[in-house]
């Protein structure tokens, strides 16, 4: 210098004309002001807001899973701990990166093929006993050796033994209990006692914590329009008293509804309830955009972030506005030229729909940082 | 707005409780049969299991993210 990959930021500006939408002024004409994004997207996580519900008990389901902190909240973020891997280093250690990081030492299940055995192990081998036709066969012991496998019953050394084995001992490693020290804590280091139990919970499961449902088509108001329609199913149409005979009052019964997963339980419940078909209306206002809001400065904190002061108001459409044309400037690419310059072209991803905080995904070109590779020079 | 399902060969589908080399039918190609074609018979090719990562000894299968598509409700 070039290329590739990753991360962060940015991701056109101004003027004129004609339009669209909205707000204000106005009797009207018209005039003035506002008008997409970093992701408005995916709808993945969490909230705000709203409606309904919320006596109680049991079962099920879902989510989360090292610690402390930030935050309205989160599966988000910050700082730290532990583990694995890579690099540097003699070592101690350091740097980078990743982690769904509770429990298999609670129970159950599974671990293909190979292998004797995949967790109640004996194929070869070793030792021993018995039989023997001396070829061998049978019983028992043994996990040190061979071989298999992704994984083989703590590692090394010594003792011990018929041969062996944590069977015993020393050192080391791992795990569990108790305890001490440091730390808010995860955890780290030490002492002591016990112990040697293979893996798998992104297998069932256990433990701890948390979780009401539905969503702005929520919800409120107005207007308009109506069918007490048809089909199928379920249940009832009952008792007592009074009566002016029209009804009134009280009790019981139950299909079904509510308690928004289910059950118990509880409560409501009479020209009733459930499902399907079908008819009518299908307009407007509100919710609606000033909010966990944006910018600057300072302070506190390692940091996420918090606090204080000052300034600012920046879309609200409803089948859905935010655009088109022309000119100028700027960026990049291509071509011509020694340069100045000239000509042509490109401009991504994508578009609000109640709002907010995160995450993820898409993105031409430009700037910065990092890693890797190549070339040239010193 | 909310809920739910699917993606395996050119097409339609299997693939069990994770296990050895992912199969079937149709289609394609080659050969045989026939004077020729069809049918028939024999054989062959064809798969980044949508994609990226993870768990595991081992992933089409389990988990998570993403992409694309379908369905339902108000």
């Nucleotide at each position: 210098c070039c290329g590739u990959c990753g991360g962060a930021c940015u991701g056109u500006u101004c003027c004129a004309u004609c339009g669209c939408u909205u707000u204000g002024u106005g009797a009207a004409a018209a005039c003035a002001g506002g008008g997409a994004g970093g992701a408005a997207a995916g709808u993945c996580g969490g909230g705000a807001c709203a409606a309904c519900a919320c006596a109680g008990g049991g079962c099920a389901c879902c989510a989360u899973a090292c610690u402390u902190c930030c935050u309205a909240a989160c599966a988000g973020g910050a700082a730290g701990g532990g583990u694995a891997c890579a690099c540097u280093g003699a070592a101690a250690a350091g740097u980078g990166c990743a982690c769904a990081c509770a429990g298999c030492a609670a129970g159950u299940g599974c671990c293909a093929c190979a292998g004797a055995a995949a967790a109640u192990u004996a194929c070869c081998g070793c030792c021993u006993c018995g039989u023997u036709u001396c070829g061998a066969c049978g019983g028992g012991g043994u996990a040190a050796g061979g071989g298999u496998g992704a994984a083989a019953a703590c590692g090394u050394g010594g003792g011990g033994u018929a041969a062996g084995a944590g069977c015993c001992c020393a050192c080391g490693c791992g795990c569990g209990g108790u305890u001490c020290u440091g730390g808010u804590g995860a955890c780290a280091g030490g002492a002591u006692c016990g112990u040697g139990g293979g893996g798998u919970a992104a297998a069932c499961c256990u433990u701890a914590u948390g979780g009401g449902u539905u969503g702005c088509a929520a919800g409120g108001c107005c207007a308009a329009a109506u069918a007490u329609a048809c089909c199928g199913g379920c249940a009832g149409a009952u008792c007592c008293g009074c009566u002016u005979c029209g009804g009134c009052g009280g009790g019981a019964u139950a299909a079904g509804g509510g308690c928004u997963g289910c059950c118990c339980g509880u409560u409501c419940g009479a020209u009733g309830c459930c499902g399907g078909u079908g008819g009518g209306u299908a307009g407007g206002c509100u919710g609606c955009u000033g909010g966990a809001g944006c910018c600057c400065u300072g302070u506190g904190g390692u940091g996420a972030c918090a606090c204080a002061g000052g300034g600012c108001c920046a879309a609200g459409a409803u089948a859905a506005a935010u655009g088109a044309u022309g000119g100028a400037a700027g960026u990049c690419c291509c071509g011509a030229a020694a340069u100045a310059u000239c000509g042509g072209g490109a401009g991504a991803c994508a578009g609000a729909a109640u709002c907010c905080c995160g995450c993820u995904u898409a993105c031409a070109g430009g700037u910065c940082c990092g890693a890797c590779g190549g070339u040239u020079u010193u | 707005g909310c809920c739910u399902c699917c993606a395996u060969a050119g097409c339609u589908c299997a693939g069990u409780u994770g296990g050895u080399u992912a199969g079937a039918g149709c289609a394609u190609c080659u050969g045989a049969c026939u004077g020729u074609u069809a049918a028939u018979c024999a054989g062959a090719g064809g798969g980044u299991c949508a994609u990226a990562g993870g768990u595991u000894c081992a992933a089409g299968u389990c988990c998570u993210g993403u992409u694309g598509g379908g369905g339902g409700c108000g």